[in-house]
Context: one part of a larger RNA
C1' cells in the first nucleotide's frame, strides 16, 4: 500500500417547543396493595399542572405594591383568539465520559542500586627498562659551623612502555558485527590506581572531584498499577437516497482577538395582509463641483504708498540704488479640518400602482463572526505591491457548472429540473489547426510594426493628412557655363600679418555683380571657394506649425515564440452585409415543487393554467436498507433456504426491489406495527491476511 471484519450523536433525569392520541362536568396518578394466561389489568386524588394577581412579607384581592395620599407610577385584570392536562414520538437545552479517537501532565500506592553513582567489609592485579631523594660507609679540606668527592642505598600522585583502565584525532560503519562497534592514532599505567565477591543509600528521594550526570537501552523528577473514559476554546474523523429553501466571514461586549454571548443574515411554523418595492408629489441637507474684494488661511508676479532709518553698495554730502516689513490696487491661483454658492445619488413623509419564496411581528432549530479579487469614492504606503484599512450591505467567487479571455476561483457573456444528430442569439469570432467571410467599401503602415495587454526621456529630410506663409514664365529652387574687380599689402600690431593669428575701422570707385571678405589654404604671399551678378535650361520651390501610422532609443539565459502554422493582410483606422457561436432564448416530450380554478370516491387524487426546480454551512420534508419482537400470510424451502457469483431480463428519479443462470447445502421471507449495538473510503483509525 491493497483486501476483509470492526469503527463515531447514545442512555437516564429535568425543562421547553412541535406533532399525535385520550379526557375536558379540568386532566394525570406516584409509592403501595390486589389479580394475572406474566403480556398486563384493577384499586390508589397523597401530590402535580391549570382555573388570579400584586407584594420581600404580613396581607389584600380584580386588583395590588410603592406612599401621608383616593395623586402619579410599576406589575396585573378587562374584549376576542390561541385553549387545559397526561402519554408517546421527534427537535433543542441542562447535569452527567455525553459524537469518536488523541496529549504533555497531576496525585496515590507499590517495584527497582543484577546497569550506573557514593560508601562499607573482604580478596586479587600491575612485563620490562630508565632516573637515582633521604639515610649509611670511606676519603679529603676547614679553628669550627660545615663543605667537597667516591661508594652504598632505592624515594617518587617521577620518566619510557605491555597487561589493565581509558576514549584524543581521523577513517569505516550508519536497514551496522554493534540501539555507540571496527581500524589506525592517542592518555594513565605504585596510584585521588584497576578489579572480583558480599553489603548499603531511592523517587520531590538517593548518589554526584557538579555534566542537571547517574538511579536496569527510561531522568530538568525512574518504572508499574490505580484515580481515569484526567482535561484539550486544538487537529483529525463521523457510514444510505431523493425533494424544497438557502446563509455568513459584519456590529457591540469579552485576560478577548483562530473561542464565546447578543444582534444581523438562513430555515420551519403561526399571525397581520401590501405594510416591501416602483412612480409621482412634498421636504431638509452642505458632499462632488465651483468660488474666494464672501470669511479663515496659503501663495506667484506687477504698480503705488508707508515704516525702520537697525542692513549692503555708490557719494564729501544732499541723495540715489538694492534689500526687508506693512498696506492698497491690478493680474493669475490653492484648501480634509475655508464657503457668497451648490448638484446627481441617498434619506424622510404622503398618494397611486404593482404581487414578489415580498414586508413586519411572535415562536422552534441553526450555521456564520479567518473572506478573496474586481469596479468606483477615499485613508496609510512611494498617488509601490497579487500590499493594507474603510465605504458603495456595487459585482463575481466563496456556495456556480456552461461559452469567451491559448492555458487562467474573483475579468466579459450568461444562471445547469431531465431527454432531443431541431432552431435563434450573447460575449467573442469567421486563412489552416478550429465551427463560421481568403466578404464588401475607403484610407494608412513596409517596420513582420502588428496579428491579447505593455515599454520612457530623448533623437531623425521615414511616410500620409490638414493649416499658415515666402519666392516664382517680368523665369523662382537646383544644376551647368562665365564673372567675383580697383584704391589696397586699409590702419595698428608683428620677424612676417597681403580679405582670412589678434585689435580698430569697415569707406570710396568701376560695375550686370563682387564683403576692407563665408570657409579651406600659405612662414608670409600664392592657390581653391562662398556671398553677389549674368547666361543656358525650364515649372514649381522654400519655411513654420498641428496631426495619423511607422524608425532608433530596446541587453538574458530552448530557434522559444502573435496559442502555433503562418500572414503584407490573415496588420491598423472608419463603415456595411452575412454567418458561426453557450447547459442562455425558442420548439417537442417527460419528472417534480408551489399557487389558482374545476371535478371527484376528499388529511388526498385527477385535469388545465401561471410561476419555479445550480448550491457549501445550515433548516424543513419524503423514503430505502440492516438486526430483532409481535400478529397474520394455513407464506417459501433437499423438486434446494441463507450466503457468494454473472457482458442476463424487468420495476423505481434514487437509496434499492423482483426475476433468471451458476455455486452452495439448511434454513428463510412478505405485509402491518414496535425496538435499535441500524448503513464506511478516508480518523499517520483497530485487528487479521497478502
Nucleotide at each position: 500500500g491493497c483486501c476483509a471484519a470492526c469503527g463515531a450523536c447514545u442512555u437516564u433525569a429535568u425543562g421547553u417547543g412541535u406533532a399525535u392520541u385520550g379526557c375536558u362536568u379540568a386532566c394525570a396518578u406516584a409509592a403501595a396493595u390486589c389479580c394475572u394466561u406474566u403480556g398486563g389489568g384493577a384499586u390508589g386524588a397523597a401530590u402535580g399542572u391549570g382555573c388570579a394577581g400584586g407584594g420581600a412579607a404580613a396581607c389584600c384581592g380584580a386588583g395590588u405594591g410603592u406612599u401621608a395620599a383616593a395623586a402619579g407610577c410599576g406589575c396585573g385584570a378587562a374584549u376576542a383568539a390561541u385553549g387545559g392536562u397526561a402519554u408517546u414520538a421527534c427537535g433543542c437545552a441542562u447535569a452527567a465520559g455525553a459524537c469518536c479517537c488523541g496529549a504533555a501532565g497531576c496525585c496515590a500506592g507499590a517495584u527497582g542500586a543484577a546497569c550506573u553513582u557514593g560508601c562499607c567489609a573482604u580478596g586479587g592485579g600491575c612485563a620490562g627498562g630508565g632516573u637515582g631523594a633521604a639515610g649509611u660507609c670511606c676519603c679529603g679540606c676547614g679553628a669550627a659551623g660545615g663543605c667537597g668527592g667516591g661508594a652504598u642505598g632505592g624515594a617518587g600522585g617521577c620518566c619510557c612502555g605491555a597487561a589493565c583502565c581509558g576514549g584524543u584525532u581521523g577513517a569505516u560503519u550508519g536497514u551496522g558485527c554493534a540501539a555507540u562497534a571496527u581500524c589506525a592514532u592517542c592518555g594513565g599505567a605504585u596510584g585521588a590506581c584497576c578489579u572480583g565477591u558480599g553489603g548499603u543509600a531511592u523517587g520531590c528521594a538517593g548518589u554526584g572531584a557538579a555534566a542537571a550526570g547517574c538511579u536496569a537501552a527510561u531522568c530538568g523528577a525512574a518504572u508499574c498499577u490505580g484515580g481515569u473514559a484526567a482535561u484539550a476554546g486544538c487537529u483529525g474523523g463521523u457510514u444510505c437516497u431523493c425533494u424544497c429553501c438557502g446563509a455568513a466571514a459584519u456590529a457591540g461586549c469579552u485576560u478577548u482577538a483562530g473561542g464565546g454571548c447578543u444582534a444581523g443574515c438562513g430555515u420551519c411554523g403561526a399571525a397581520u395582509g401590501u405594510u416591501c418595492c416602483u412612480u409621482c408629489c412634498g421636504g431638509g441637507g452642505g458632499u462632488a463641483g465651483a468660488g474666494c474684494u464672501a470669511c479663515u488661511g496659503g501663495a506667484a508676479g506687477g504698480u503705488g504708498u508707508g515704516a525702520a532709518c537697525a542692513g549692503g553698495g555708490a557719494g564729501a554730502a544732499a541723495u540715489c540704488u538694492c534689500g526687508u516689513c506693512a498696506u492698497a490696487c491690478c493680474u493669475a491661483c490653492c484648501a480634509a479640518a475655508c464657503u457668497c454658492c451648490g448638484a446627481a445619488u441617498a434619506c424622510c413623509g404622503g398618494a397611486a400602482g404593482u404581487u414578489a419564496g415580498a414586508a413586519u411581528u411572535c415562536g422552534g432549530c441553526a450555521g456564520u463572526u479567518a473572506g478573496a479579487c474586481u469596479g468606483u469614492g477615499g485613508g496609510g504606503g512611494c498617488u509601490a505591491a497579487g500590499c493594507u484599512c474603510c465605504a458603495c450591505u456595487g459585482g463575481u467567487c466563496a456556495a456556480a457548472a456552461g461559452g469567451g479571455a491559448a492555458a487562467c476561483a474573483g475579468c466579459c457573456c450568461g444562471a445547469a429540473u431531465c431527454u432531443c444528430a431541431a432552431u435563434c442569439u450573447a460575449a467573442g469570432g469567421u486563412c489552416c489547426c478550429u465551427a463560421a467571410a481568403u466578404c464588401u467599401u475607403u484610407g494608412c503602415u513596409a517596420a513582420g510594426u502588428g496579428c491579447a495587454c505593455u515599454u520612457a526621456a530623448g533623437g531623425a529630410g521615414g511616410u500620409g493628412a490638414a493649416a499658415u506663409u515666402u519666392c516664382u514664365c517680368a523665369g523662382a529652387c537646383a544644376a551647368c557655363g562665365a564673372g567675383g574687380a580697383a584704391g589696397u599689402u586699409g590702419g595698428c600690431u608683428u620677424a612676417g600679418a597681403a580679405g582670412c593669428a589678434g585689435c580698430c575701422a569697415u569707406c570710396u570707385u568701376u560695375u550686370a555683380a563682387a564683403g576692407a571678405a563665408u570657409g579651406c589654404g600659405u612662414a608670409a604671399c600664392a592657390g581653391c571657394u562662398c556671398a553677389c551678378u549674368c547666361g543656358u535650361u525650364a515649372a514649381g520651390a522654400g519655411a513654420u506649425c498641428u496631426u495619423g501610422c511607422g524608425c532608433c532609443g530596446a541587453a538574458a539565459a530552448u530557434a522559444a515564440u502573435c496559442g502555433g502554422g503562418g500572414c503584407u493582410a490573415a496588420g491598423c483606422a472608419a463603415g456595411g452585409u452575412a454567418c458561426c457561436g453557450a447547459a442562455g432564448g425558442u420548439g417537442a416530450g417527460g419528472a417534480u415543487g408551489u399557487c389558482a380554478a374545476u371535478g371527484c370516491u376528499a388529511a388526498g387524487c385527477a385535469u388545465u393554467g401561471g410561476c419555479g426546480u445550480g448550491g457549501u454551512a445550515g433548516g424543513a420534508g419524503a423514503g430505502u436498507a440492516u438486526u430483532u419482537a409481535u400478529a397474520a400470510c394455513c407464506g417459501c424451502u433437499g423438486c434446494g433456504a441463507a450466503g457468494c457469483u454473472c457482458a442476463c431480463g424487468g420495476c423505481g428519479c434514487g437509496a434499492g426491489c423482483c426475476g433468471g443462470g451458476g455455486u452452495g447445502g439448511a434454513g428463510c421471507g412478505u405485509u402491518a406495527u414496535g425496538a435499535a449495538g441500524u448503513a464506511a473510503a478516508a480518523a499517520u483509525g483497530u485487528u487479521g491476511g497478502c

A computed fold for a 690-nucleotide part of an RNA from a Minisyncoccia bacterium, annotated as large-subunit ribosomal RNA, domain II.
Its Rfam family is "Bacterial large subunit ribosomal RNA".
The coordinates come from a structure-prediction model, not an experiment, and the mean pLDDT is 83.